Small-subunit ribosomal RNA from an uncultured bacterium, 1505 nucleotides, folded computationally.

């Protein structure tokens, strides 16, 4: 800190993804030891069982048990023993009274609110607890318990009796409080009214009592008033606190005021009346969601996310409502009432509330022990010991976490084995094992063993306080006894044994650190993204290997982060998503200069708060760390006081530079409204006139003999305004065009002068707002959706042609949209300039103008800085700033579903999810490409000759037969192609019949006469069977070699992949390109050079030029060949021969041709016409030569080769068939169709080839093919050796004297062999065919056509193929517009697999997804309106009861209780009703999905832009 991923490639936008930290987590695989922390996130779901709140006897009465003591009564001689009863102690259980029970723990459901934070405030109350003051007197009455009766399954309840208190009531005080009154009001006086409980301990005198005891007196703890504090608690306010405007209005106790209730207290918190207000876009109301905060997590921060554990505060307690009691509650383990549920029940009625602890169950991916102890910390009660106390300390489970330690250390190369891999050499794991000395953490045993403990009871002493006291008390010291520890016999030490008991997950294509090999075969499977897998996978599975972590490691989810991708820090809107269609303006929001004032924002000190805890930073405790302690910073905040006045805001007095106004002038298709014109169309009437007209690519429809068009008069209508006219001009936009008149808006130039910031923006609102559409009247020529009707087409619901209706015009009213575009919101202000052009003024000058300068406004165009991804913009800014307002945040779904809300309707406006996708796009760049353009090549067309497609034959290839008809080639560029020879063989196919180390090659081991060969047998033949049969040493046994068998390894394969290869080949293209080196431009990819002018066959040259230069290509060097010298002269040549080497000639050398010379064009280069002269002129002709690359182009079947396959077969041999098969179809040929022809006779010329298993002369046989025979000859010697042509004859245009196929008969040759399946020859036979349809091919000069020859391959031959040679020998090109290919530049582009491209849409498929409607139907929430109406406070009471007090002697009052009404009201009952979820026949579009169907809509003028 980036980093993958759109594209061929590249810059930018832009989404997606990814490394990082984190968690109360889960899950999978592993799994030693300890320490600290943590653990029900879901069902606030339902609870079985125990325990989480009691304790006080020093408040009281009584009852049981003990103990002790006094008494009685029995029995006994007694001592004892058992029973009765009093009193005392101690103790239990329940009841009366107090205190607590409102804490502590637990959830997060409500709740968006003064709920919580934070900082104020005032109208309040607080038990216990401190402090301070006073007081505590005298009397009375009830009750539970208990006992009696009585009801009930039972829980539990009634009735009488009879009793205690610190219970309950009155009676006095009145220090205080409270009220009221008045008053000289810091308050004071007066009046009225209001309190209490006793228990416990000690104790000299004195008093009462029979006596216990009591009074007294004193301590303690209590109780009453009151005033103060201290904790707590309630209310009040600023401010701060989630999404959602597709919730926009909301409100009747609703807002205020007055009385008067209520409260501990202010307040519509509640009643009457009264007034009509309150709140809301600074988001009211309403709807989702949420417990808030200190904090945590992450982040540089600034935010964002969160609120577990631990703290504060809050809400809650089965659900709903209430209200008692209390200092405090509207009360988790407390009452009552309604609901749901659960459990008991005797069916009549009861009971019950784990969101404490701990279990259980259920739903869940998923969350622990029914532990122990009150030792310590806290609580609660008591005087006190003590008791409670699942609060709370501990212990268990769980790798949940964070820490911390081990699983061993050192030495050891023969680099063991064994596993992987391998180019078979070796390499790796790997010092890793082994092995060799060591060492002792944890775990194990053993022996010792804590801290955490303060304290409490008694009890001596000492000192202080109270007291009458050396009693009691208290308070503080000191000492003795006794007593008490869950953790826990545990930390911990010591000692003992032994390397023994302890290592595993992911991951290895790039991102991303780490590779091989085997298995798979687009299966099977991985994926976080890009992506991998169709036969050689570092991607899937396994293995060896390596990487990261490490008792953990992956994976899931989830938050931040990275994302400057919501942008405060810190982003944008001409083309990427993004400027509102435009204006006037409301609110906001921003504002010129000057001076004073206050000081609200701003700054500065000072002060209180911002809780501990956490985080930082020091320092310290556990052995270290995790954890804990102490301080100290920090808490960015809020509140006060106090200062400062620069800047904003405010108040207040001024200024003109901003704005605005008078004023006067030209310029305006600005805008309403009436009038009015000429040209044109049409269409009536009339005339002239006759067969057309109209229309197209071409037609037709249509119109016209009823006289069209045409052309002439004359009349109707309607709508538009030709030229001027122009990147001119007006307006906010939309948008405005013929004259005139009126009425009207703006701008703009010019001076001066007034006003005094009066401005700029502008969310809502208004009003404008092309065309189309809509409503109503009204015109209605042209022109033209719709429609008809003709053409085109494979269709043609288009495009074209004839017609035509709404509309296109008025007039009044609606719609609100558009590529409403400059794709640029508005206003201001700065920032080099050149150059038209419209207005107006000004200077110069003129008679006056014009031209010129200059200045102000509008309007283009070109350019400097900046800017931009880039295109480009550039004072008319996309450039520097400032204000405001609108709008954007990936495509796709969608501008679309729903709501709402305008519109008569079409439809507008606001506006979404789920889903699916990893892109979507912008701007350049490089190619390809276009039915864009421009330049130019080419036998490309065009001028020509000759073919081919028709016949017949030959071939090849597709079919299609077969047992096989092997195999490959497949469009140019496969088809006389691999094959330059298929009868066997070849041959790979096919059937039969064999063989298995094998026909073939090598190593090895064995054993060697078994082999080969020759002879016999069977056989179709391979091939089997028999016989016979080697060489060397040695007398000889024997040894040795060689074949040959047996065996092992292994050969072999024309089996498969040309898409794993090498190598060669075709091909565009012999086309002129295709590159690089530095420089230079560009962010880049890439440009430039190599473009441009010109000129070549050529990126050939020249010339310019940011390019200089170079490299592979053109060209030329090589070969044939045309002309000459010169050598060579055999086998050639000449010559009879000798002989020679002029000449043909053989073959080597040289020369020669280079735009060198002459003219003329040309930029006086490059070069191109044109001539000379030469054998040849501009490359003389011809051949080899194929740039940089294309088609995965061909070939695994020529050879070669990597992998895969076969292995008594897919190898090998072998006979026989096939590859020659035949309805067909296509290519390439020959031979013809004749008279330039055919046959017959006669006669000349050739190059180039070949010839020993061969060519063969010359003779001779045979009509002939052939045969015989053989001279010659490894050939410039000899031998295969010409034909058309040309002389003469015949033929007479005819299926012929044409033309050969079929077809028969006879032969000939070659070969083991010609049937399948050869060539040839004689005679005889005599088929199509009379020049060839759409189409198509090759050639431009010794060429095309046309004639013979030779040669490979071969035994021969289907050769008519193929390769070469020589003779003979033309036409024609004016030209480049089409066809076709090519080559340069240029333009457009959604193409890059590159138009054989890309891509749209309906259709129709899918157990395919999600969704909107849908007659409904279901459930949840919500109000509302109406009935009911539990409990319950309040309030009323005439109805019953009633102990204390007041009178009285009256069953009376006060006052209370019950009951009964009344108001409020929960649940529940109808009714309509709203949000909201689910569902629903059936519909709608939409996605998505293999190689479906129709079409061709888009991109290249994409074929109608």
């Nucleotide at each position: 800190a980036g980093g993958g991923u759109u594209u061929g490639a590249u810059c930018c936008u832009g989404g997606c993804u990814c490394a990082g930290a984190g968690c109360g987590a889960a899950c999978g695989c592993u799994g030693g030891c300890g320490g600290c922390g943590u653990g029900g996130a879901u069902a606030a779901g339902a609870c079985a069982u125990g325990c989480a709140a009691g304790u006080c006897g020093c408040a009281c009465g009584a009852a049981g048990c003990u103990u002790g003591u006094c008494u009685u009564c029995u029995a006994g001689c007694a001592a004892u023993a058992g029973g009765g009863g009093g009193c005392a102690a101690g103790u239990u259980c329940a009841g009366u009274g107090g205190c607590g029970a409102a804490c502590g723990g637990g959830u997060g459901a409500g709740u968006a609110a003064c709920g919580c934070g934070u900082g104020g405030g005032a109208a309040u109350c607080u038990a216990c607890u401190c402090g301070g003051a006073a007081g505590u007197g005298g009397g009375g009455a009830a009750u539970a318990g208990c006992c009696c009766g009585g009801c009930g399954a039972a829980a539990g309840c009634c009735g009488g009796g009879g009793u205690a208190a610190u219970u309950c009531c009155g009676c006095a005080u009145g220090u205080g409080g409270u009220c009221u009154a008045g008053c000289u009001u810091a308050g004071c006086u007066a009046g009225a009214u209001u309190a209490a409980a006793g228990c416990g301990g000690g104790g000299g005198a004195c008093c009462c009592g029979a006596a216990a005891g009591g009074g007294c007196c004193u301590c303690g703890c209590g109780c009453u008033u009151c005033c103060g504090a201290a904790u707590g608690a309630g209310c009040c306010c600023g401010c701060g606190u989630c999404c959602u405007a597709u919730c926009a209005g909301c409100u009747u106790g609703u807002u205020g005021g007055u009385g008067g209730g209520g409260u501990a207290a202010a307040g519509g918190c509640c009643u009457a009346c009264c007034a009509a207000g309150g709140c809301a876009a600074u988001g009211a109301c309403g709807g989702g969601u949420a417990g808030c905060u200190g904090g945590u997590c992450u982040g540089a921060g600034a935010g964002g996310a969160u609120g577990g554990c631990c703290a504060g505060c809050c809400a809650c307690a089965c659900u709903g409502g209430g209200a008692c009691u209390g200092a405090g509650a509207c009360a988790c383990g407390g009452c009552c009432c309604a609901g749901a549920c659960a459990c008991c029940u005797a069916c009549g009625g009861g009971u019950g509330g784990c969101a404490g602890c701990a279990g259980u169950c259920g739903a869940g991916a998923a969350u622990u022990u029914u532990u122990c102890a009150c030792a310590a910390u806290g609580g609660g009660c008591g005087a006190a010991a003590g008791c409670c106390u699942g609060a709370u300390g501990g212990a268990g489970c769980g790798a949940c976490g964070c820490c911390g330690c081990g699983u061993g250390g050192a030495g050891g190369a023969g680099g063991a084995a064994g596993g992987c891999c391998u180019u078979c050499g070796g390499g790796u794991u790997g010092u890793a094992a082994a092995c060799u000395c060591c060492u002792g953490u944890c775990a194990c045993c053993g022996c010792a063993g804590a801290a955490c403990a303060a304290g409490g009871u008694u009890u001596u002493c000492c000192u202080g306080c109270c007291g009458a006291a050396u009693a009691a008390g208290c308070a503080g010291g000191a000492g003795a006894a006794c007593u008490c520890g869950a953790u826990a016999g545990u930390a911990u030490g010591c000692g003992g044994a032994g390397a023994g008991g302890a290592a595993g997950g992911g991951a290895c294509g790039g991102c991303u650190a780490a590779c091989u090999c085997u298995g798979u075969g687009c299966c099977a499977g991985c994926a976080g993204c890009c992506g991998c897998g169709g036969u050689a996978a570092u991607a899937c599975a396994g293995a060896g290997g390596u990487c990261c972590c490490g008792a953990g490691c992956g994976u899931u989810g989830c938050u931040c982060g990275g994302a400057u991708u919501u942008a405060c820090u810190g982003g944008g809107c001409g083309u990427a998503a993004a400027g509102g269609g435009u204006g006037u303006g409301u609110a906001g929001g921003a504002g010129g200069u000057u001076g004073g004032g206050a000081a609200a924002g701003u700054c500065g000190a000072a002060u209180g708060u911002g809780a501990a805890a956490u985080c930082c930073c020091u320092c310290u405790g556990c052995c270290u760390a995790a954890c804990g302690g102490a301080g100290g910073a920090a808490c960015u905040g809020c509140g006060u006081u106090c200062g400062a006045a620069a800047c904003u805001a405010c108040c207040u007095a001024g200024c003109u530079a901003g704005a605005g106004g008078u004023u006067c002038g030209g310029a305006u298709g600005g805008g309403g409204a009436a009038g009015c014109g000429g040209a044109a169309c049409u269409c009536u009437c009339g005339g002239u006139g006759u067969a057309g007209c109209a229309g197209u690519g071409a037609a037709a429809u249509g119109c016209g003999u009823a006289g069209a068009u045409a052309u002439c008069g004359a009349g109707a209508g309607g709508a538009a305004c030709a030229c001027c006219g122009g990147u001119g001009g007006c307006g906010a936009a939309g948008g405005c065009g013929g004259c005139u008149u009126c009425c009207u808006g703006g701008a703009c130039g010019a001076a001066a002068c007034c006003u005094g910031a009066c401005u700029c923006u502008g969310a809502a609102a208004c009003a404008c707002g092309a065309a189309a559409g809509c409503u109503a009247g009204g015109g209605g020529a042209g022109c033209a959706a719709a429609c008809g009707g003709g053409a085109u087409u494979a269709g043609a619901u288009a495009c074209c042609c004839c017609g035509g209706u709404a509309g296109u015009c008025c007039u009044a009213g609606c719609c609100c949209u558009a590529a409403a575009c400059g794709g640029u919101g508005u206003g201001c202000g700065u920032u080099a300039g050149g150059u038209g052009u419209c207005g107006g003024c000004g200077g110069a000058u003129u008679c006056g103008a014009c031209c010129c300068c200059g200045c102000c406004g509008g309007u283009g165009c070109c350019g400097a800085a900046g800017c931009u991804a880039a295109c480009g913009c550039a004072u008319u800014a996309a450039a520097c700033g400032c204000a405001c307002c609108g709008c954007c945040u990936g495509a796709g779904g969608a501008g679309u579903a729903c709501g709402g809300u305008c519109g008569c309707a079409a439809g507008g406006c606001u506006a979404a999810a789920a889903c699916u996708c990893a892109a979507a796009g912008a701007a350049a760049u490089u190619g390809a490409c276009g039915g864009g353009g421009g330049c130019c090549c080419g036998c490309a067309c065009a001028a020509g000759c000759g073919g081919u497609g028709g016949a017949g034959c030959a071939u090849g290839u597709g079919g299609c037969u077969u047992a096989a008809u092997u195999c490959g080639a497949u469009g140019c560029a496969a088809c006389g192609c691999g094959a330059a020879g298929a009868a066997c063989c070849u041959u790979a196919c096919c059937u039969g019949g064999c063989c298995u180390u094998g026909a073939c090659a090598u190593g090895u081991a064995g054993c060697g006469u078994u082999c080969a060969g020759u002879c016999c047998c069977g056989g179709a033949a391979a091939c089997g069977g028999g016989a016979u049969g080697g060489c060397c040493c040695g007398c000889a046994a024997g040894g040795g070699c060689g074949a040959g068998c047996u065996g092992c390894a292994c050969a072999g394969g024309u089996g498969c992949u040309g898409c794993a290869u090498g190598g060669c080949u075709g091909u565009c293209g012999u086309c002129a390109g295709c590159u690089c080196g530095u420089g230079u431009c560009g962010u880049g990819a890439g440009a430039u050079g190599u473009u441009g002018g010109g000129u070549u066959a050529a990126g050939u040259c020249c010339c310019c030029c940011a390019a200089c230069g170079a490299g592979c290509g053109c060209a030329a060097c090589c070969c044939c060949u045309g002309u000459g010298u010169c050598u060579u002269g055999u086998u050639g040549c000449c010559g009879a021969a000798a002989g020679g080497c002029u000449c043909u000639c053989u073959a080597g050398a040289c020369a020669g041709a280079c735009u060198g010379c002459c003219c003329c064009c040309u930029u006086c280069a490059a070069g191109g016409g044109g001539g000379a002269g030469g054998a040849a002129g501009g490359u003389g002709g011809g051949g080899a030569c194929g740039a940089c690359g294309u088609c995965a182009a061909g070939u695994c079947a020529g050879g070669a080769u990597g992998g895969c396959c076969c292995u008594u077969a897919u190898g090998g041999c072998c006979a026989g068939g096939g590859c020659u098969g035949c309805a067909c179809a296509c290519g390439u040929g020959c031979u013809a169709c004749a008279a330039u022809g055919c046959u017959c006779g006669g006669c000349a010329c050739a190059a180039a080839g070949g010839g020993a298993c061969g060519c063969a002369a010359g003779a001779c046989c045979g009509c002939g093919a052939g045969g015989u025979g053989u001279a010659g000859c490894a050939a410039a010697u000899c031998c295969c050796c010409a034909a058309a042509a040309c002389c003469g004859a015949g033929c007479c245009c005819a299926g012929u004297u044409c033309a050969g196929a079929u077809u028969g008969a006879a032969g000939g040759c070659u070969g083991c062999a010609a049937c399948u399946c050869g060539c040839c020859u004689u005679c005889a036979u005599g088929a199509a065919g009379c020049c060839g349809g759409a189409a198509u091919c090759g050639c431009u000069a010794g060429u095309a056509a046309u004639g013979g020859c030779g040669c490979a391959u071969c035994a021969g031959c289907u050769a008519c193929g193929g390769c070469g040679c020589c003779g003979u020998g033309a036409a024609u090109a004016c030209g480049u517009u089409c066809c076709c290919g090519g080559g340069c530049c240029u333009u457009g582009u959604a193409c890059a697999c590159a138009c054989c491209g890309c891509c749209c849409g309906u259709c129709a498929c899918a157990u395919c997804c999600a969704u909107g409607g849908g007659a409904g139907c279901u459930g949840g929430c919500c109000a509302u309106g109406u009935c009911c109406g539990a409990a319950a406070u309040c309030a009323u009471u005439a109805c019953u009861c009633u102990a204390a007090c007041c009178u009285u002697a009256a069953u009376g009052g006060a006052g209370g209780a019950g009951g009964a009404u009344g108001c409020u009201u929960a649940a529940g009952g109808c009714a309509g009703g709203g949000c909201u979820a689910g569902u629903g026949a059936c519909u709608g579009g939409g996605g998505u999905g293999a190689a479906g169907u129709c079409g061709u809509a888009a991109c290249a003028a994409g074929g109608u832009a």
The coordinates come from a structure-prediction model, not an experiment, and the mean pLDDT is 85. Its Rfam family is "Bacterial small subunit ribosomal RNA".